[in-house]
RNA sequence: GGAGAGGUCGAGGCGAUCGCUGGUCACGGUGCGCGAGCAUCGUGACGGGAGGAAAGUCCGAGCUUCGAAGGGCAGGGUGCUGGUUAACGACCAGUCGAGGUGACUCGCAGGACAGUGCAACAGAAAGCAAACCGCCUGCGCGAGCAGGUAAGGGUGAAAUGGUGCGGUAAGAGCGCACCGCCUCGCUGGUGACAGCGAGGGCACGGUAAACCCCACCCGAAGCAAGACCAGACAGGGGUCGCGUGGCCCGCGCGAUGACCCCGGGUUGGUUGCUCGAGCCCGUCGGCAACGGCGGGCCUAGAGGAAUGAUCGCUCCACACAGAACUCGGCUUAUUGCCCUCUCCGCCG
RNA sequence: GCACCCGUAGCUCAGCUGGAUAGAGCGUUGGCCUCCGGAGCCAAAGGUCAGAGGUUCGAAUCCUCUCGGGUGCG
Numbered sequence: 001g002g003a004g005a006g007g008u009c010g011a012g013g014c015g016a017u018c019g020c021u022g023g024u025c026a027c028g029g030u031g032c033g034c035g036a037g038c039a040u041c042g043u044g045a046c047g048g049g050a051g052g053a054a055a056g057u058c059c060g061a062g063c064u065u066c067g068a069a070g071g072g073c074a075g076g077g078u079g080c081u082g083g084u085u086a087a088c089g090a091c092c093a094g095u096c097g098a099g100g101u102g103a104c105u106c107g108c109a110g111g112a113c114a115g116u117g118c119a120a121c122a123g124a125a126a127g128c129a130a131a132c133c134g135c136c137u138g139c140g141c142g143a144g145c146a147g148g149u150a151a152g153g154g155u156g157a158a159a160u161g162g163u164g165c166g167g168u169a170a171g172a173g174c175g176c177a178c179c180g181c182c183u184c185g186c187u188g189g190u191g192a193c194a195g196c197g198a199g200g201g202c203a204c205g206g207u208a209a210a211c212c213c214c215a216c217c218c219g220a221a222g223c224a225a226g227a228c229c230a231g232a233c234a235g236g237g238g239u240c241g242c243g244u245g246g247c248c249c250g251c252g253c254g255a256u257g258a259c260c261c262c263g264g265g266u267u268g269g270u271u272g273c274u275c276g277a278g279c280c281c282g283u284c285g286g287c288a289a290c291g292g293c294g295g296g297c298c299u300a301g302a303g304g305a306a307u308g309a310u311c312g313c314u315c316c317a318c319a320c321a322g323a324a325c326u327c328g329g330c331u332u333a334u335u336g337c338c339c340u341c342u343c344c345g346c347c348g
Numbered sequence: 349g350c351a352c353c354c355g356u357a358g359c360u361c362a363g364c365u366g367g368a369u370a371g372a373g374c375g376u377u378g379g380c381c382u383c384c385g386g387a388g389c390c391a392a393a394g395g396u397c398a399g400a401g402g403u404u405c406g407a408a409u410c411c412u413c414u415c416g417g418g419u420g421c422g
Stems, first nucleotide, its partner, number of pairs: 001344007009336001012314007020049002023046010051320001055331002058329005063222004070249004075218005080094005095109001096107004110213002115211002117207002132153002134149006161179006180202001181200008226271004236262003240257001241253003267422001278297008349421007358374004367405001376392005398414005
């Protein structure tokens, strides 16, 4: 100087004034209640008030309903090995393959002798392979014909091991050496796999993000889920079997019943609603993801939906972007600041 | 908020069981016809298949992620 990997913060900070939102406390008013108290309104004080992605809704869960539990088919998902986790398609550590001088990065990375399918065009031949040119042999005066040959040319994304020597009419694993491949054995490893040795002339092309096979996993819907209270309307009409979704079995319920459809009514309140697989610090175990133990903390909960405005100082004041049941991930957007480790080149 | 669908020429749609020049109708432009216009006939232009990455020899089509539009749900 260039490059690679990881982490933290998240563009403003401080002060003053005026506001918004919901909470606690105090005081006062009103209503209900025998009362304790509850509800509501007003005033004041105190402290709380968006993010690393709140986003996309792509995965995985909690929670809730489908009356409770179960078997099979269909359907969907995942796909090297071992581990972490509540769970996962996430994460960590490794194996193999590809790329890079390197640090390092990337990979939906099981099976193509279970079966089926596909491969346009070009090319002689494309899936129980194949002779267009060339080479060689024979016949023929010759043009050419018959046969051998996959070493050479040409086509293609892909042409049935590669290099060399021998061999041959020319050739060819035809023979041999090395490399590759296959089979078997031994050793190391939990395993994916790796190393070594022996044997075999080589048989077995590609595609599964094509159907499929194998192994494992999955019930469906979603907080507009659902529960309760109050009020209103017509305790009205139709249907006879119904429930858990695609189907079957099983199981359960049923006429004082069940469910669906049509019609009618309402557009209120409470709850779910934020303390949770939670966050921070220390320590122990583990390569790590993560886990155990101890201590500390409480950190938005609305329902037309809250974070703003003005002024002053400070290094110009500036990215992407706004919670709506809650978590764990992934992906995408993003102006920048800072920190740590590593590699390569050059100089000393 | 939750669930789902769609995106191909200016417009409306095919093609989406991979085969490479992506088609059809209407519209546009030019020519013919007509005195002129319309209709009719002939021809042409017009597409990053919403965008990016991947699988494959090959992608509009298969997979993943974004962008835009739309629908339903007390």

This is a predicted complex of two RNAs, RNase P RNA and transfer RNA, with 422 nucleotides together. Model confidence (mean pLDDT): 76 of 100.